[in-house]
RNA sequence: AGAGUUUGAUCCUGGCUCAGGAUGAACGCUAGCGGCAGGCCUAAUACAUGCAAGUCGGACGGGAUUGAGGAGCUUGCUUCUCAUGAGAGUGGCGCACGGGUGCGUAACACGUAUGUAACCUACCUUCAUCAGGGGGAUAGCCUCUCGAAAGAGAGAUUAACACCGCAUAAAAUCACAGUGCAGCAUUGCAUAAUGAUCAAAUAUUUAUAGGAUGAAGAUGGGCAUGCGGGACAUUAGCUAGUUGGUGUGGGUAACGGCCCACCAAGGCGACGAUGUCUAGGGGAUCUGAGAGGAUGACCCCCCACACUGGUACUGAGACACGGACCAGACUCCUACGGGAGGCAGCAGUAAGGAAUAUUGGUCAAUGGAGGCAACUCUGAACCAGCCAUGCCGCGUGCAGGAAGACGGCCCUACGGGUUGUAAACUGCUUUUGUACCGGAAUAAACCUUUGGUCGUGACCGAAGCUGAAUGUACGGUAAGAAUAAGGAUCGGCUAACUCCGUGCCAGCAGCCGCGGUAAUACGGAGGAUCCAAGCGUUAUCCGGAUUUAUUGGGUUUAAAGGGUGCGUAGGUGGCCUAUUAAGUCAGGGGUGAAAGACGGUAGCUUAACUAUCGCAGUGCCUUUGAUACUGAUGGGCUUGAAUACAGUUGAAGUAGGCGGAAUGUGACAAGUAGCGGUGAAAUGCAUAGAGAUGUGAAGGAACACCGAUGGCGAAGGCGGCUCUCUGAUCUGUGACUGACGCUGAGGCGCGAAAGCGUGGGGAGCGAACAGGAUUAGAUACCCUGGUAGUCCACGCCGUAAACGAUGAGUGCUAAGUGUUAGAGGGUUUCCGCCCUUUAGUGCUGCAGCAAACGCAUUAAGCACUCCGCCUGGGGAGUACGGUCGCAAGACUGAAACUCAAAGGAAUUGACGGGGACCCGCACAAGCGGUGGAGCAUGUGGUUUAAUUCGAAGCAACGCGAAGAACCUUACCAGGUCUUGACAUCCUCUGCUACUUCUAGAGAUAGAAGGUUCCCUUCGGGGACAGAGUGACAGGUGGUGCAUGGUUGUCGUCAGCUCGUGUCGUGAGAUGUUGGGUUAAGUCCCGCAACGAGCGCAACCCUUGAUCUUAGUUGCCAGCAUUCAGUUGGGCACUCUAAGGUGACUGCCGGUGACAAACCGGAGGAAGGUGGGGAUGACGUCAAAUCAUCAUGCCCCUUAUGACCUGGGCUACACACGUGCUACAAUGGAUGGUACAAAGGGCUGCAAAACCGCGAGGUUAAGCCAAUCCCAUAAAACCAUUCUCAGUUCGGAUUGUAGGCUGCAACUCGCCUACAUGAAGCCGGAAUCGCUAGUAAUCGCGGAUCAGCAUGCCGCGGUGAAUACGUUCCCGGGUCUUGUACACACCGCCCGUCACACCACGAGAGUUUGUAACACCCGAAGUCGGUGAGGUAACCUUUUGGAGCCAGCCGCCGAAGGUGGGACAGAUGAUUGGGGUGAAGUCGUAACAAGGUA
Repeated sequence: AGAGUUUGAUCCUGGCUCAGGAUGAACGCUAGCGGCAGGCCUAAUACAUGCAAGUCGGACGGGAUUGAGGAGCUUGCUUCUCAUGAGAGUGGCGCACGGGUGCGUAACACGUAUGUAACCUACCUUCAUCAGGGGGAUAGCCUCUCGAAAGAGAGAUUAACACCGCAUAAAAUCACAGUGCAGCAUUGCAUAAUGAUCAAAUAUUUAUAGGAUGAAGAUGGGCAUGCGGGACAUUAGCUAGUUGGUGUGGGUAACGGCCCACCAAGGCGACGAUGUCUAGGGGAUCUGAGAGGAUGACCCCCCACACUGGUACUGAGACACGGACCAGACUCCUACGGGAGGCAGCAGUAAGGAAUAUUGGUCAAUGGAGGCAACUCUGAACCAGCCAUGCCGCGUGCAGGAAGACGGCCCUACGGGUUGUAAACUGCUUUUGUACCGGAAUAAACCUUUGGUCGUGACCGAAGCUGAAUGUACGGUAAGAAUAAGGAUCGGCUAACUCCGUGCCAGCAGCCGCGGUAAUACGGAGGAUCCAAGCGUUAUCCGGAUUUAUUGGGUUUAAAGGGUGCGUAGGUGGCCUAUUAAGUCAGGGGUGAAAGACGGUAGCUUAACUAUCGCAGUGCCUUUGAUACUGAUGGGCUUGAAUACAGUUGAAGUAGGCGGAAUGUGACAAGUAGCGGUGAAAUGCAUAGAGAUGUGAAGGAACACCGAUGGCGAAGGCGGCUCUCUGAUCUGUGACUGACGCUGAGGCGCGAAAGCGUGGGGAGCGAACAGGAUUAGAUACCCUGGUAGUCCACGCCGUAAACGAUGAGUGCUAAGUGUUAGAGGGUUUCCGCCCUUUAGUGCUGCAGCAAACGCAUUAAGCACUCCGCCUGGGGAGUACGGUCGCAAGACUGAAACUCAAAGGAAUUGACGGGGACCCGCACAAGCGGUGGAGCAUGUGGUUUAAUUCGAAGCAACGCGAAGAACCUUACCAGGUCUUGACAUCCUCUGCUACUUCUAGAGAUAGAAGGUUCCCUUCGGGGACAGAGUGACAGGUGGUGCAUGGUUGUCGUCAGCUCGUGUCGUGAGAUGUUGGGUUAAGUCCCGCAACGAGCGCAACCCUUGAUCUUAGUUGCCAGCAUUCAGUUGGGCACUCUAAGGUGACUGCCGGUGACAAACCGGAGGAAGGUGGGGAUGACGUCAAAUCAUCAUGCCCCUUAUGACCUGGGCUACACACGUGCUACAAUGGAUGGUACAAAGGGCUGCAAAACCGCGAGGUUAAGCCAAUCCCAUAAAACCAUUCUCAGUUCGGAUUGUAGGCUGCAACUCGCCUACAUGAAGCCGGAAUCGCUAGUAAUCGCGGAUCAGCAUGCCGCGGUGAAUACGUUCCCGGGUCUUGUACACACCGCCCGUCACACCACGAGAGUUUGUAACACCCGAAGUCGGUGAGGUAACCUUUUGGAGCCAGCCGCCGAAGGUGGGACAGAUGAUUGGGGUGAAGUCGUAACAAGGUA
C1' cells in the first nucleotide's frame, strides 16, 4: 500500500466482498511446562447454608463461672478474702468507610474551568481560654402478668464521661451606632462602645488520656455558574409555583418558588423548547497516517441504587446494602390469634443462557474500626484452587550419517521420481520431567527487655518475638533421547498440486463461483504451504471506505438544481480614516488526579509484568502585550446599488371595440345520380333530390402571408387591427442619495395542459361511447359518427421531459463571424458603407476543464458568497402519521424483505419490417425441366426374429455404397469354440502339409494313407504344427460434446491481419476510410501514415496458332506397287511429344484529373483474366466422420470376442427427394450411306470362320498394345411407310421358351425370343438448371465387377434463344446510422392469470404495557393547630405554673380505586399490493423507424 466482482472488451460512477488489528468471548479438533493477568456481557431473576462490623472493663451498674486461701461446721454445704472475669445491659466511638451492582438518570448526573462576599466539616494538628457547685431519673438485676412465638406490659430498685438546671464567659451569636481599608450590588475584613444570649466530665497504673468555648489549618463535603459530549421534527409549540416581585414571612449548614400569602403576566422555544426512545458519566480501551469512528470488562475518580414504592429518626455526616416505620409483591414459621425475611458483600444453589470458577487458607504483610495498650474484628486485603480465556517465555533434542536402504503410501513416460538426512546407525547434550539433598527474601515495626541524652515523652540504637502463601522460589547431584505436536489450508483474491472416487448427485462457498464421466474448487489419499500448544470457525468493533468527504466528495447525460419570483430570520459584504480590543496572534501564571500511552533507566535468568524519572495531555481559566485582518462604534468617499432628466424597443400584462378569409349549419335558387372514405373496402349521406354551383343570413372559434436559432416576459407563456390602464429592459447625461448590496431556511405570490364547482356558450376538433374495417383475436392503429371537454366569467387544483435535464449574484480569462435594440464618430447629393461602444441572441474555436460525449466571455474554465439537493438497485415516491384539497390528488416520506449488481459515456461486432453504393443465372429476358404417369433408385414411416449402422434446411435423401444371391455383413435364428480366427513370450511333444473315406446343414468329429524342412561347434537352434499355462489377444461396443487426420459450407466471396509511427486515459482507431476504377483491398490520386504478410492476380495442367527437333506402331505430296499406306521409298503434310515463340492495354483515336482506367479501332490464330481446370485467406457452424484409419477414457472377456448354416439388409396401406422412359409426325418403323474422341485389355480383350431369329455357343489368329482386339459410333443424311388414333405412339405388367455368370440365380441377378400391351395425350400450387461450343439433344468409353447401372466419372457429334435493366425476391461485400442485442433478432424483454414460499400494510375487534390527567380513599411520617388526658429534673405563694408527651384535628402524602383520553407492543376471520421461485398459460408493450417513433 491494495485486490476480486457489472462488459465481448474499455473508461467512469457505484455498491458488495476480501487481505490487517482487536475481544471479559463462545464452539470444533488438539494439548508438555512456567510466569503475569482475567473470569455471569443473559434474569437489578429467586435464594438453602456459613461467614462479610464491631470494639472499649482505662466511662458505668453489676457479675454467671473457675482457681487459690481462710472461717464455720452438718465433710459437702454456707460464708469471707484474693484472683479470674462469660453472656446480656447503660454509655462512648464506629456502623455514612471498605465491598457489590449499573436499575434508574439526557440531568449541573458527569467532565472541565470558576465562584461561594450564600455554607458545613466528627476524628487529626496548632494557638488561646476554661472545667465552680448541684439535681432528678432509667436500663440491667429482682418480682409478677400476657403471648405458640416474636415480643410486650406492670411494680420495686441502682450507676455513669447517660440526662437536667444554676454559676462563670468572649476574639462566639444577635441588636444598634462609629472609624479605617477593600471589594462584586446585597457587602467583606480590621478595630471597637453598650446591651442581650450560650459551656463543660470525668477516668486511672498520677502521668497521661478525655471534656468545654473560640480562632486557624488540614481533610471531606453542600450549593451555584460558563462550556462540552445521544437519536427522532412522521414530537412544534410548552408552562400555573409556571416567570418575576413584595413580605428584614417560613424553612435550611447555606442562596433560592425550596415552601407560603399577596401582586404582576410573565418565562422557554427552529442556536430545537416540550414529548418519545435509548443510555450511568469520565480517566481511558480498540482502531486509524491523522482527523475521526466504535466502546466504557478489569484498574482509578464521580454518580445512582440496595426486594418494589413512600417516609422520616439518630447523627459531624444518611433520608442509611447486612438500621427504623408504613404500603405492596413474593417466600418461610404458626397453636390461625399473629410473626419473620431481603447475597446488586465472599463462597455456593436453582433458573436463564453459546457462555464465566472454590460453600479454600490467613490476618504474616498493606489498610480500616474500636481500644492507653496488649489485643479483638475485618470474604477489605494477601495467598492458594479451577479454566489454553488472553499476553509472554521455554521445551518436544543437537551434530554427523546416501546403500539416496528395506518396507509402506503416492505418482510415473515403467527408465524412475517422491516421502528423504528423514530413518536405521555413530557421537554429544540434559532445559523440562523423574529421584534425592539443600533452601531463602518478603520482617519494617508495634510489643517485651535494654542502652544513649538532664530528661517522662519524643528521637537514635541493641537483643528478643511474630510467615497464610511454603519446604514454595531458587541451588546442587544422578540416570537417561529418555516424558512431550497438532490445527487449518492448497481455483483466483492468497503462500501451497497431483491421483483416485463421485457424476448438477453427494456436497463446497467470504466474493467471483465449483459439481451434468478425465473436478488442482466436492470426499479420500500422497505431497506441499502457513501458524504452532495451539489452530480454525462464529459473533462484534475500527480499518481498508476519499462509501457522509473539516482534513477530504459531488449535482448537463451516472444518485443529485427547488417550476419561478418577492422577501423575513440567518449567512455574507466596496474605498479612506479614528477609537476599541470581542475574534485573532505572542509571552507569563494556574490547572489539566493517579494509573494508562510515549521516551530513558532499573528490577524479576529474558519477556510479558513491575518500579522510577521525564515528556505529553492539542483543553479550560487568568494576566500582560500586539492591532495587519474580521467584528463593534464614530466620521467621510463614490466606483456597487437606487433615483432624476432626455430618448428607445417589443406577440410583456389588463379591460373594451372592430375586421376579413375559412369550416360547418339552416333558407332560397338551379340541377342530376351519385357523394364520401380507404392500402382495399364498408359503415355514413343521397331520387323524401345529396355532393358540386350561386345568393344573401345567423353563429362560434382561431388569426394565413409578414414570420426569422427575430422580439418581450421571473418562469408558465405571449402573434389580426385599434384604444384604455399598468409593468419592464436598454442607451445617453453624471444632477441627486451615499453601501442603502448579494443570497435567502421558514413565509407569501405567480404557475402549461388535464381535472373539479357555479353560470353561460358550443362552429370546428374531439377522451368516453356506437358502428364499419383489419386481424387468429383487435376492448388499438385506419374510416364514419359523436358526448364531456376545448371557448367566456368567477372560484379551486399546484403538478409536467415546468428542460439549457445546467440555482442566484459578482469579478477575471485568446480570437473570429452572423443577427436584434440603441448611442458616438468618419464618409456620403441620395441609397448606403466603414470604425468604436453598450445590452441581448446564435454559430465556430484557443487555453483550461471533463469518465467520455462535450463546454468554452450566454462556461460544464479560474475564484468568492449564499441557498436547494445526492450517497448501490429493487421494495417506493409506496405504507403509516401529519398538513392542504369539494374530489381527483398534492406535499412531507420510511421499514421489513430481496439482489450483486443497477447505471453513464465511448469501442468492436452482430442485427434492423434504417439509409447509400456495388456484385452474383439473384430477379428480369429466354431455352429446357421437376411437381401429374409408369418404372429405377435413395430416404422417412410402418412392418419384422432381423429389416445392421451412419448422413438431417441450404451444406441428409442415385449420400458413405467405384456395384448386399453366398461372401461382403457390421443385423436375426439355430448350431459350435474359449489363450481363442489374428500377435508376442514360456514349457512339453515332433512333425506337418497333402490325399481318400464316413457322420453332419456346415463349422467340426472320426478313420486310413503319407512320412520328405533348414542350419549345426552335434549340445542344440530356427521355421512350422499340436497340447498346456498365464500375461494377453479381440470388440463395426459407447463417447465426433475428450481428440488427431480428413471433409463439407459461407465462397474463388474479396476479404483477414501484422510491424513501426501517430491519435485516444483506454477498449481501440488510423493504415483498410475518401475521389475514381476493377472480376478483385485490381490499380491510380489524395490523406498521419509508411511498409509488410496471408488471400486476388501470376507462376502449374489442358485447349486454341506457329516454329524447331524426332519420324515408329503414325502420315502419304510427289515416284513405284497393292483389294488395302499393302509394300519400297520419304518425313513435306496430318499426327504424336519434348522444347520454344506468341498477348503485354504493346500500338492508334477518344473520354478521364496530365492518373489509374474505360470505349472504339488496327494488326493478329487468339484482345483485354482468350476458354476450361487445379488452386479455397483469417475464420464460422461444439457442422460431418470413433463404421476408412489412428487415438484418450469408459465398458464386455466360456462374450458386446471367434466360426458355421440359413435368413435379413430386396418387406409395403403410404409420404418425399433424385433420375430414366414417354405421352409422339422437328416423330415411329424398315432399308441404305457417312463422320468421332477418349479409354480398356493376360484370371484379360478377342478378330476371322461356323452354328443359333437372338441372347449366345464352338473353335481360334493377333495383341503385354499409336501395331491386335473391345469397336458397327449415334443423332445426321438418302429413300420407303405410317397420317393424329391411346395409334405401327408408349412400353409397364404378365405368360412361355431360352442364354450367360457363378458351388448356388426360390427368397434375390442380367440378357434374348415369342406373346401380352397398363398408366400416360405435356402435368395444380409451387419449384430447378443454364449466358456459348453453353443449354438442349445424340451416342461412345471407364472404374467397381464372377455376374449385375436408368447411378457416377469421362469423351466427343449436332448445336440454339435471350440479357431493356437493377424497382422488387434471395445471397454477399463496403460505408453510414440506431440499439436496452454480445449464446449476438432463432436476441432481449413486459404485464395479467395459475401454483408455492416469505416479509409488510389495512382490518370488525381482542389483549398487554407505559407515562400523565381528573376525582375518591388515604398508611407511615414531618410540619402546624389543639391538647379538658398524662407528666421526674426548673420556678413557685406548694396550689399551681413553665416545658414536654399521649390523644385528636388540619395540610401534604405512597400504594390502591374509578374515569375518559394519549402512546407503544402482541394478536385477528378476511383482504391489498410487494418480493422470490420452476422449463406453466395468454398475448407481444419496450429495445431497430421494434413494425402506430
Model confidence (mean pLDDT): 84 of 100. Predicted 3D model of a 1493-nucleotide RNA (small-subunit ribosomal RNA) from an uncultured bacterium. It matches the Rfam family "Bacterial small subunit ribosomal RNA".